c-di-GMP-I riboswitch aptamer from Cognaticolwellia sediminilitoris, 94 nucleotides, folded computationally. The sequence was found by an Rfam model in a public genome assembly. The source organism's lineage runs through Bacteria, Pseudomonadota, Gammaproteobacteria, Alteromonadales and Cognaticolwellia.

RNA sequence: ACAAAGAAAAGGCAAGGCACGCGAAAACGUGUUACGCAAAACCACCGGUCUAAGGGUAAAUAUUUCAUUUAUCUAUGACAGCGGAGUUACCGUG
Numbered sequence: 001a002c003a004a005a006g007a008a009a010a011g012g013c014a015a016g017g018c019a020c021g022c023g024a025a026a027a028c029g030u031g032u033u034a035c036g037c038a039a040a041a042c043c044a045c046c047g048g049u050c051u052a053a054g055g056g057u058a059a060a061u062a063u064u065u066c067a068u069u070u071a072u073c074u075a076u077g078a079c080a081g082c083g084g085a086g087u088u089a090c091c092g093u094g
Base pairs, nucleotide, nucleotide: 002094003093006091012037013036016033017032018031019030020029021028035081041087042086045084046083047082048079049078050077054074055073056072057071058070059069060068061067
């Protein structure tokens, strides 16, 4: 340097729950705990998923108008612990 793999050692991460914070929500942050993880490290470029504040459409109600309610569509909001692409990495092994 390359490859495969997770037997050992050392360490690492943290789903879900709970508490607090934050956000319209999805989600996120901190503490605690521990389902799991050999990239469960980074990155929203592609597919996918979640949410729908704002906006669009339709219906109903009300009305001078503004509007209100319901349904539906929509990401400019998210998810890297859903898959792919890209970037980087500990220990041991060959």